RNA sequence: AGAGUUUGAUCCUGGCUCAGAGUGAACGCUGGCGGCGUGGAUUAGGCAUGCAAGUCGAGCGAUGGUGAGUAAGUGAGGCCGUAAGGCCGAACGAAUCGAACCAUAGCGGCAGACGGGUGAGGAACACGUGAGUAAUUUACCUUUAAAUUGGGGAUAGCCUCGAGAAAUCGUGGAUAAUACCUGAUGUGUUCUGAAAGGCAUAAGUCUUUCAGGAUAAAGGCGGGGACCGUAAGGCCUGCCGUUUAAAGAUGAGCUCGCGUCCUAUCAGCUUGUUGGUGGGGUAAUGGCCUACCAAGGCAUUUGACGGGUAGCUGGUCUGAGAGGAUGGUCAGCCACACUGGGACUGAGACACUGCCCAGACUCCUACGGGAGGCUGCAGUCGAGAAUCUUUAGCAAUGGGCGAAAGCCUGACUAUGCGACGCCGCGUGAGGGAUGACGGCCUUCGGGUUGUAAACCUCUUUCGAUGGGGAAGAAAAUCCUUGACAAGAAUACUGUCAAGGACUGCCGGUACCUAGAGAAGAAGCCACGGCCAACUCCGUGCCAGCAGCCGCGGUAAUACGGAGGUGGCAAGCGUUACUCGGAUUCAUUGGGUGUAAAGGGCAGGUAGGUGGCUAUAUAUGUCGAAGGUGAAAUCCUUGCGCUCAACGCAAGAACUGCCUUCGAGACUAUGUAGCUUGAGUGCAGAAGAGGAAAACGGAAUUCCAGGUGUAAGAGUGAAAUCUGUAGAUAUCUGGAAGAACACCAGUGGCGAAAGCGGUUUUCUGGUCUGCAACUGACAUUGAGCUGCGAAAGCUAGGGGAGCAAACAGGAUUAGAUACCCUGGUAGUCCUAGCCGUAAACGAUGAGCACUAGGUGUUGGUCCGCAAGGGUCAGCGCCGUAAGAUAACUCGUUAAGUGCUCCACCUGGGGACUACGGCCGCAAGGCUAAAACUCAAAGGAAUUGACGGGGGCCCGCACAAGCGGUGGAACAUGUGGUUCAAUUCGAUGCUACGCGAAGAACCUCACCAGGGCUUGACAUGUAGGUAGUAAGAACCUGAAAGGGGGAUGACUCGUAAAACCGAGAGCCUAUGCAGGUGCUGCAUGGCUGUCGUCAGCUCGUGUCGUGAGAUGUUGGGUUAAGUCCCGCAACGAGCGCAACCAUCAUCUUUAGUUGCCACCAUGAACCCGAAAGGGUUUGAUGAGCACUUUAAAGAGACUGCCUGCGAUAAGCAGGAGGAAGGUGGAGAUGACGUCAAGUCCGUAUGGCCUUUAUGCCCUGGGCUACACACGUGUUACAAUCCCUACUACAAAGCGUUGCCAAACCGCGAGGUGGAGCUAAUCGCAAAAAAGUAGGGUCAGUUCGGAUUGGAGUCUGCAAUUCGACUCCAUGAAGUUGGAAUCGCUAGUAAUGGCGGAUCAGCUACGCCGCCGUGAAUACGUUCCCGGGCCUUGUACACACCGCCCGUCAAGCGAUGGGAGCUGGGAGUACCCAAGUCUCUAAGCAAUUAGGGCCGAAGGUAAAACUGGUGACUGGCGCUAAGUCGUAACAAGGUA
Repeated sequence: AGAGUUUGAUCCUGGCUCAGAGUGAACGCUGGCGGCGUGGAUUAGGCAUGCAAGUCGAGCGAUGGUGAGUAAGUGAGGCCGUAAGGCCGAACGAAUCGAACCAUAGCGGCAGACGGGUGAGGAACACGUGAGUAAUUUACCUUUAAAUUGGGGAUAGCCUCGAGAAAUCGUGGAUAAUACCUGAUGUGUUCUGAAAGGCAUAAGUCUUUCAGGAUAAAGGCGGGGACCGUAAGGCCUGCCGUUUAAAGAUGAGCUCGCGUCCUAUCAGCUUGUUGGUGGGGUAAUGGCCUACCAAGGCAUUUGACGGGUAGCUGGUCUGAGAGGAUGGUCAGCCACACUGGGACUGAGACACUGCCCAGACUCCUACGGGAGGCUGCAGUCGAGAAUCUUUAGCAAUGGGCGAAAGCCUGACUAUGCGACGCCGCGUGAGGGAUGACGGCCUUCGGGUUGUAAACCUCUUUCGAUGGGGAAGAAAAUCCUUGACAAGAAUACUGUCAAGGACUGCCGGUACCUAGAGAAGAAGCCACGGCCAACUCCGUGCCAGCAGCCGCGGUAAUACGGAGGUGGCAAGCGUUACUCGGAUUCAUUGGGUGUAAAGGGCAGGUAGGUGGCUAUAUAUGUCGAAGGUGAAAUCCUUGCGCUCAACGCAAGAACUGCCUUCGAGACUAUGUAGCUUGAGUGCAGAAGAGGAAAACGGAAUUCCAGGUGUAAGAGUGAAAUCUGUAGAUAUCUGGAAGAACACCAGUGGCGAAAGCGGUUUUCUGGUCUGCAACUGACAUUGAGCUGCGAAAGCUAGGGGAGCAAACAGGAUUAGAUACCCUGGUAGUCCUAGCCGUAAACGAUGAGCACUAGGUGUUGGUCCGCAAGGGUCAGCGCCGUAAGAUAACUCGUUAAGUGCUCCACCUGGGGACUACGGCCGCAAGGCUAAAACUCAAAGGAAUUGACGGGGGCCCGCACAAGCGGUGGAACAUGUGGUUCAAUUCGAUGCUACGCGAAGAACCUCACCAGGGCUUGACAUGUAGGUAGUAAGAACCUGAAAGGGGGAUGACUCGUAAAACCGAGAGCCUAUGCAGGUGCUGCAUGGCUGUCGUCAGCUCGUGUCGUGAGAUGUUGGGUUAAGUCCCGCAACGAGCGCAACCAUCAUCUUUAGUUGCCACCAUGAACCCGAAAGGGUUUGAUGAGCACUUUAAAGAGACUGCCUGCGAUAAGCAGGAGGAAGGUGGAGAUGACGUCAAGUCCGUAUGGCCUUUAUGCCCUGGGCUACACACGUGUUACAAUCCCUACUACAAAGCGUUGCCAAACCGCGAGGUGGAGCUAAUCGCAAAAAAGUAGGGUCAGUUCGGAUUGGAGUCUGCAAUUCGACUCCAUGAAGUUGGAAUCGCUAGUAAUGGCGGAUCAGCUACGCCGCCGUGAAUACGUUCCCGGGCCUUGUACACACCGCCCGUCAAGCGAUGGGAGCUGGGAGUACCCAAGUCUCUAAGCAAUUAGGGCCGAAGGUAAAACUGGUGACUGGCGCUAAGUCGUAACAAGGUA
């Protein structure tokens, strides 16, 4: 960065599609590891269970526990004492004592307004950004100043009694506080009044001073010398708390500028609505609320009001950017917390895990009542294509409470699950060619998989196992020591410093390391083009693929599989969505003559834009500075995890907004001017400009009358029609309506529509000249208003002609048409509607600029004139330049610029539906969607085609001659039949064609009988001497099957052999074979256009290109033949010529040819004979002639005349055997018809293999109601029959032609001479001619058919041969519509020969010669062709394309009696509750009322969905019906 797709090709327009990037994704196949992220997008659906907001005992009274200690008491033991008793005394010992410590239900304080979730609602000051608040508030925190005083009454807990299932509640009693109430003080604060100053200005507000009024508090925990006190304590001191006030910080409220989706098929909305005053309310402004007053407000097209949709932003994705899309995670703000409403508490809420009420749902219940709210973390159900653990821990970070320890924290930190994403790593590395096996392909040689594997050497990341093993932790706190502050103080407390102690969920994790071992680890998609990567098999428009174009109907690189290849890789594809490509909404960066698109035209409002000079201001603009633009993100740099992803730090950036200062060109605004834009004036000019009135003649029709008679009218031709009741025609008179010939003109006027006889009146605009006046007054113009052809509508007139509808006549298959005869609305006028046209120059208006040439209209200037200049129009030409896809445009722009308006964004659906507005109606204006297609379209190109044009040719027509079509037969085809009637050929270009020869064979078809390596070829392996071969014989229709006498061959090798090899045979296996299929897989060959004159190329030039030019043009020719001209110059394949043949001549050569002259023989005739004549090449001789076959000559428009451009050439003439290509052949350009042929041969592929091969017998190809083609013979007298008599050419012949002679009526037979051929034979030519007969008839025409008898070929003539003889003697008397051939040695006519072949169906085909015409004015028409041109919607090319109804199926949609939902609003009723009123009470409070008031209910209307019998059109769908409307002059443009 582009690519595919409209066409035969091209350029353009234009849509559709693809390649890229991305995602909170999902699905399919697959799946080794780790790090970092991320994960309920759908039902703001319902939720079991656990946890998610507590804390403070240093505020309070209680309660419980632990409990040092201690008391009464008991008292071991000891001592004293004689005893009584006494003393000492360990230990035990508290229900009732108790320091201290722990716990906490309640009161109280603080926090539950944060943190966490979600995006339902909301189009709004909700959000973003920037301001304001002199209109406000702010707990905890900090700072400053001042204080912390005296009292009082309650209440929970607790006890008691009671109600209840429970939740919970009530009575009575006692009690505490940092709970509550009250007094004092008043630094201050606040209110009232006064004064001064500042700020601001709209009220106002700030500071200071004075006077008066009002107004506060609570204690707790430590330490302590002196003094007081019994003690507690006072007192002193420290900390915390509390109160008042000010300030700060932070958070919040409110207000404003700007920005913020779609819809005008939502155009008007609004009554607390807009403003004011008083009052209320709030922290605070304010209709926020209320009473009254005014009637405003939405600065409504700069989009109000309404409807739909949506959390907003930083950002994210994409993009070159501008933009577009998006708002998940993270961060800021907002909103919500089962749904709806409400307030309370509080610094803060109208409060996610608070309260009250209503509703739905769930749960408990003893039926009386109660409880609940996962859109917190996990988890569950549901719905869904789809989204995780009912984990651990407060270790870190942060939050709440607390003096602190600490407690709480599903915030958070960790962890689990998911390839959901990004990033990293691995699945091994090196060597290794008999290029192994296998697979796949194959041209069978090989190629490829592929160094890939095996194998050798090496390594060990990751994983698994064992061992070691972090950082994240430092604060706070406590202990010790020291310093400092405060203090009376070495108490206490605080601060700082040093040292020590304590704390880790993750986790034995990261990381390090050891040994083992290539060991455990690769898939997915694609491979026709776009787009990188190709073959085989299977399938056969089937199955299927497909993003677009499109693949698949027997050789599919497109389906499915395989091999191979390409791409990416732990992923790969698909689907969905976004941006891109798409300059395809175009600001950057598009268009509107013909592709979609200029409003039918004007006037003009808002708006946009706007001439020259000076000056002021500073709106835009430009510069500088300041503030802000949160952080994160992006970018740059650096750093940290082994790298990266990721993270950290710094910078840059955040293109924006606000403020201040400066500049003053441009813009804007103000002021003062100017005249060139615009307008006015004066003087002229032209005109179908408009309106009204009057008048005119021609024509038409009608009426009346005259003349007059049989037609008229109409058409392609007719008819309907008019006319003997007098038409048409003609003359006279009259009436009516409409339109105005000539002039008349790419002339004029008008904004457009439009305007045409003449005159008058009224009236608009334009142009020219002059330069007097105004002084930017201009331009465009959404909405708006007016005008607006024809048709149509309403009312009233009018109505001659014309003429929808209608009627009739024609045409036609039909003809609701075209043509004809009639004919009503209408056309005309008046008044009013309608408001549309291909209302077109398919070209909006205005201004300026950019070569010309030519004509014309109206002015004006110069000039005697010719002519020239200039202004305004109307036209033409034009490659000036320029523009355009091209066509074309080109001073009348579609060029170059500026201003404004309108309009377009693929085709169809659809100039439609619904809604709205207008209209009497018809209808108009505005104007979608579903669905459907991959095109629709513009211009130009080459062809083809035309019931387009021009030129030209051809037996194309015409002029002629003869046929076909009618008959019979032959032959081919179709059809039918059949066991089979084998197959192919099918308009011209199949049909006497393949087939130059079907009785068997041929033969492919049918029936039946057989064979299976085969009838034929070749390889390999094995076997084989009584082998191969094979007689007689048996069976059989034959083939075949048996049978087996006899019995080999070549070489090694001289000889023999049952030794070896070969041949042969047998077996097996590769294979043979196939007239089986595909001519649409092919080669080759052929037909046809067409022996038509065309078809192309190189270079150059032109064109964006397809292409053009050349090759067109003027002449000419049979010809693209030649000449001339020309942006062409040359060339090739064709044409022509070269080749062979015929016609003339010359030369050479004469055997088998010829024989004139000479001679001879033979035969015949004449003659008595001599002799003569005739015939015969028979002989000699000869080669003159004919001829044969070789080489030459000759003809070239060469010569003459004329025409023509002097050319090419044409016409005529001479000479010549031949004259303008001498005749006739061979020769067939590029190509067309998927033309024909696989059954001539060849050949790819497929099929078949005891059969689709091979052999055999018999049958069939020969059938026969019929139809067609091609022929033969005829229908007769230009003929037929009989007899006689002439004249050819070209061929053929040895399994052949066959002579003479003889036999037979004949076919033929016998016969055998000659001939391998200029020698012999076929062989007789026939028509013609001569003579005779037939005399117009179904015949002496015609010969079919049939009967009989034969001949020949052949193994064989029945199906199914030909010929002969005798007999028979059919149709047919010249052929409808139609159609064929032929232009001179031709047609016509006559015979002869040949191929094939045993014979023949041959009347066919291919040749040969004989006899031998007629006609062509000419190119109008039919057919075919060539060239030029034109139109085209055709390109499979007119046998094209294509339209509409109807019928069928499918799909979406409009209307619709209705039915049924939804949201929003209005009115009334109404819970809780705020506020308020009344009554009671000291009060708390109680009872009642009022305003407002949610859900719900009631009522009426509007809006918007779903559905609906029936109904309307629309779209789509290989082969339905009817016509043929359009494309060519499309047959009526």